[in-house]
Predicted 3D model of a 74-nucleotide RNA (transfer RNA) from a Peptostreptococcaceae bacterium. Its Rfam family is "tRNA". The family's RNA type in Rfam is transfer RNA. The sequence was found in a public genome assembly. Its mean pLDDT, the model's own confidence on a scale to 100, is 80.

RNA sequence: GGCGGUGUAGCUUAGUUGGCUAGAGCGUCCGGUUCAUACCCGGAAGGUCGGUGGUUCGAAUCCACUCGCCGCUA
Numbered sequence: 001g002g003c004g005g006u007g008u009a010g011c012u013u014a015g016u017u018g019g020c021u022a023g024a025g026c027g028u029c030c031g032g033u034u035c036a037u038a039c040c041c042g043g044a045a046g047g048u049c050g051g052u053g054g055u056u057c058g059a060a061u062c063c064a065c066u067c068g069c070c071g072c073u074a
Stems, first nucleotide, its partner, number of pairs: 001073007010026004019057001028044005050066005
């Protein structure tokens, strides 16, 4: 340099060939429970879906370019 895979919350991830407010588990915080801690129960915060642009009434999803990581190859 060429080709392929991958990127969604602090971590691990779901998301059906585009559709109504983007979810879950763990963790964090608050409350309940307890003499207390843990477990358990309830609740909350936390995401510019790697970035930019495009297509569309509508994009995490489709297209182009680009960045990081992994692999194959010259």